[in-house]
């Protein structure tokens, strides 16, 4: 100057408040007294559990989502530790969604000949022709060029992120994995390693360009809702069920009595019609729908109360194992819990940091600041915010 | 508690099975037109595509993580 790991995140005293429980006083309000009362992230709600209910005879298999190198830790995890490829840094160390592209689709813009069942523009190299053009000539022609047309390569040029294995000898008309050495690259064996992998050894002349954070494809795991879950006590009123008891403006049904045989009365029927009353469309007309009074008795069930609710994968210490995450055994403490919510403010001292001013200096004095943020069922991670500060190991 | 969905100029949306310079109204400004203004024609600017990272030859677009808003539903 950096790297990586752990930690705290104000202390002390007073004043005056908030709240749980327990206790004392009070008929009750209330009060006195004793004890507890936020955090490393209580937060976002990204994950994974517990607990609760519903669903389910048991497994499969589609579908959807989600993980993805390997082995471990863990209740479980997409966390976590330890390893291995790969990729930065001198370095201590950091990043790493890291399975399968030889199942099968799709996409690769612009540039380029071509962007994937290969192709050839410039370019090399040949070969037959020219009524072409230069030299030289013994006039036969020979060399160099050029153009037109077959053939043959893929080194070089050139585009691209990416070009159908690199480089390098040799080979060849000119080239090529066409031969050969090393690289890479497959595929076999051997050795370590539990494994991902790592080294070594042969054989293969090269097949198979990206890109699954595109669909897919292989493994593997997931049933679904969430404390307003869910349980229990349960007022008034209004509604459901079912007992009883009572009442009749007209009808109708029954049934008894009376008759002048037309019909009258009396009793029963509790809702069959119509009147009455309430509602609703739109006020009437007219349409739907709903209606008997009292009282007892039973289920639901709101508002409310209670529980769920804090002994837990629980904290501190120590000792063993383990590289570690962890686990194992002691011992020891109990430590918020209420609701739309309580944990706070103020002085004075100390700390720590700034700016000013006094001092030669050590040092005084004045002033300002001291983060993030806050529990609502629990816990195990992850991520994000966080003034300022301590310790340790490392380069 | 649970589910879901948006962020692209001052301001109201396009562009989302990746392809390069990111557009369009309206608003800004500046010209021409008029005696001035409005309108009306011609030009200009104005974007971290919320933000940080990865994938991938290339990201608004894909995938993770943040931030800010809104909605359902008990």
């Nucleotide at each position: 100057a950096g790297a990586c790991g752990g930690c705290c995140g104000g202390g002390c005293g007073g004043c005056c408040g908030c709240u749980g429980c327990c206790u004392c006083c009070g008929c009750a309000a209330g009060g006195g007294g004793g004890u507890g009362g936020a955090g490393g992230a209580a937060a976002g709600u990204c994950c994974g559990g517990g607990c609760u209910c519903c669903a389910c005879g048991g497994g499969a298999a589609c579908a959807c989502g989600g993980u993805g190198c390997c082995g471990g830790c863990u209740a479980a995890c997409g966390g976590c530790c330890g390893g291995c490829g790969g990729g930065g840094g001198c370095g201590a160390c950091c990043c790493u969604a890291g399975g399968g592209a030889a199942a099968g689709u799709g996409c690769c813009a612009c540039a380029g000949a071509a962007a994937a069942c290969a192709a050839a523009c410039c370019g090399c190299c040949u070969c037959u022709g020219c009524g072409c053009c230069g030299u030289c000539u013994g006039c036969g022609g020979a060399c160099g060029g050029g153009c037109c047309g077959g053939g043959g390569c893929a080194a070089g040029g050139g585009u691209g992120a990416a070009a159908c294995g690199g480089u390098g000898c040799g080979g060849u008309a000119a080239g090529a994995g066409c031969g050969c050495a090393c690289c890479g690259c497959g595929c076999c064996c051997c050795c370590g390693g539990c494994a991902a992998c790592g080294g070594g050894g042969g054989c293969g002349g090269c097949a198979g360009g990206g890109u699954a954070a595109a669909c897919c494809c292989c493994a593997c795991c997931g049933g679904g809702a969430g404390c307003a879950a869910g349980a229990c006590c349960g007022a008034a009123u209004a509604g459901g069920g079912g007992g009883g008891a009572c009442c009749g403006g007209c009808g109708g049904c029954g049934g008894c009595g009376c008759u002048a045989c037309g019909g009258c009365g009396c009793c029963g029927u509790g809702a069959c019609g119509c009147a009455g009353g309430g509602g609703c469309g739109u006020u009437c007309c007219c349409g739907c729908c709903c209606c008997g009074u009292c009282u007892c008795c039973c289920g639901g069930g709101u508002u409310g109360g209670u529980c769920g609710c804090g002994u837990g994968a629980g904290g501190c210490g120590c000792g063993c194992g383990g590289c570690g995450a962890c686990g194992c055994g002691c011992g020891u403490c109990c430590c918020a819990g209420a609701g739309g919510a309580a944990u706070g403010g103020c002085c004075g001292u100390c700390c720590c940091g700034c700016g000013c001013c006094c001092g030669c200096a050590a040092g005084g004095g004045c002033g300002c600041g001291g983060a993030c943020a806050g529990a609502a069922c629990c816990c195990g991670g992850c991520u994000u915010a966080c003034a300022g500060g301590c310790c340790g190991u490392c380069u | 508690g649970c589910g879901c969905c948006c962020g692209u100029a001052g301001c109201u949306c396009a562009g989302u099975a990746g392809g390069a310079u990111a557009g369009a109204g309206c608003g800004g400004c500046g010209g021409u037109u008029u005696c001035c203004u409005a309108a009306a024609c011609c030009g200009c600017a104005g974007g971290u595509c919320a933000c940080a990272g990865g994938u991938u030859c290339g990201a608004a677009u894909c995938c993770u993580g943040u931030c800010g808003g809104g909605c359902g539903u008990a």